Context: one part of a larger RNA
RNA sequence: CUCAGGAGAAGGAACUCGGCAAAUUGACACCGUAACUUCGGGAUAAGGUGUGCCUUUGUAGCGUGGAGGGAGAAACACCCCGAGCGCGAAGAGGUCUCAGAUAAUCGGUGGCUGCGACUGUUUAUUAAAACCACAGCACUCUGCAAAGACGAAAGUCGACGUAUAGGGUGUGAUGCCUGCCCGAUGCUGGAAGAUUAAUUGAUGGGGUGCAAGCUCCUGAUCGAAGUCCCAGUAAACGGCGGCCGUAACGAUAACGGUCCUAAGGUAGCGAAAUUCCUUGUUGGGCAAGUUCCGACCUGCACGAAUGGCAUAACGAUGGCCACACUGUCUCCUCCUGAGACUCA
Numbered sequence: 001c002u003c004a005g006g007a008g009a010a011g012g013a014a015c016u017c018g019g020c021a022a023a024u025u026g027a028c029a030c031c032g033u034a035a036c037u038u039c040g041g042g043a044u045a046a047g048g049u050g051u052g053c054c055u056u057u058g059u060a061g062c063g064u065g066g067a068g069g070g071a072g073a074a075a076c077a078c079c080c081c082g083a084g085c086g087c088g089a090a091g092a093g094g095u096c097u098c099a100g101a102u103a104a105u106c107g108g109u110g111g112c113u114g115c116g117a118c119u120g121u122u123u124a125u126u127a128a129a130a131c132c133a134c135a136g137c138a139c140u141c142u143g144c145a146a147a148g149a150c151g152a153a154a155g156u157c158g159a160c161g162u163a164u165a166g167g168g169u170g171u172g173a174u175g176c177c178u179g180c181c182c183g184a185u186g187c188u189g190g191a192a193g194a195u196u197a198a199u200u201g202a203u204g205g206g207g208u209g210c211a212a213g214c215u216c217c218u219g220a221u222c223g224a225a226g227u228c229c230c231a232g233u234a235a236a237c238g239g240c241g242g243c244c245g246u247a248a249c250g251a252u253a254a255c256g257g258u259c260c261u262a263a264g265g266u267a268g269c270g271a272a273a274u275u276c277c278u279u280g281u282u283g284g285g286c287a288a289g290u291u292c293c294g295a296c297c298u299g300c301a302c303g304a305a306u307g308g309c310a311u312a313a314c315g316a317u318g319g320c321c322a323c324a325c326u327g328u329c330u331c332c333u334c335c336u337g338a339g340a341c342u343c344a
Base pairs, nucleotide, nucleotide: 001339002338003337004336005335006334007333008332010330011329014328019325027051028050029049030048031047036041038173052095053094054093055092056091061087062086063085064084068080069079070078096100108323109322110321111320112319113318114317115315116314120132136171137170138169139168140167141166142165148157149156150155174310175309176308177307179240180239181238185236186233187232188231189230190229193228194227195226204217205216206215207214208213241259242258243257244256245255268302269299280296281295282294283293284292
């Protein structure tokens, strides 16, 4: 010096990306316990007190209940006594140690906030999460030889099920809600019309033949789905504007004009896991805060099941703060053990 342990004056996070690591806490009994809440929780919330041994005393009490007794005609039932065995406080007095949950085992706690409701699941071997799943919600398909899937097929699953069933898609507990647009794309519907393949084959013509005919062209007409066309449909894929002016200081614009669109973003939220400018401005916390919390709205480029906004409980989840605690640090020191090193 490396590794694994132990102890530390004063300070106590000044360390650091970050309290990482370590320390603190820890058991049982009693007292006591806030906001919030889906009334279940939160909660071991938080915060306190006690704990050994001896005497009273294995006492009080609790459980079990042998034998015996009573009345009686008395088997059952009833009443009295309660041995033995098991469990076992509380109070009072005394006593010893620095220390009585003496070791080991054995929660640090609280506050604000993002995300996801939750338990669960995942990158076997750098990621456990806000991913995935989930109960719930919605749309859509499917009438049974179901839809759908596997399979040249036979057949099988779906299902020995039958729309309160089965498949697909999206969202993701719960609460309050889920606005406008069907022009484009998709899907569904539509006895008209347009277009259109094979097919049908009117007419006219060529070759050959005496002719009947055979053969080669021409192609009026017939002609399905699809497409065009007409509607519906957004918890289908998706989309949800610009310019100019205006109020008796100034500023702003409830108001007006105009252009465009299928329709111009409603409720709620908002410098956000989204804000470029940006360390926006402002309030809080600190002596000092690019983080954090509360607001404002100028949303580069939030927004309603590609869900919006809240939300108790939960989380080896992200950010911030406080108390306790400490060798993380100021600033290092010592001890124990194993290596390293030297010699054999």

The part of an RNA shown here (large-subunit ribosomal RNA, domain IV) has 344 nucleotides and comes from a metagenome. Its mean pLDDT, the model's own confidence on a scale to 100, is 88. It matches the Rfam family "Bacterial large subunit ribosomal RNA". The RNAcentral record of the full RNA draws on SILVA.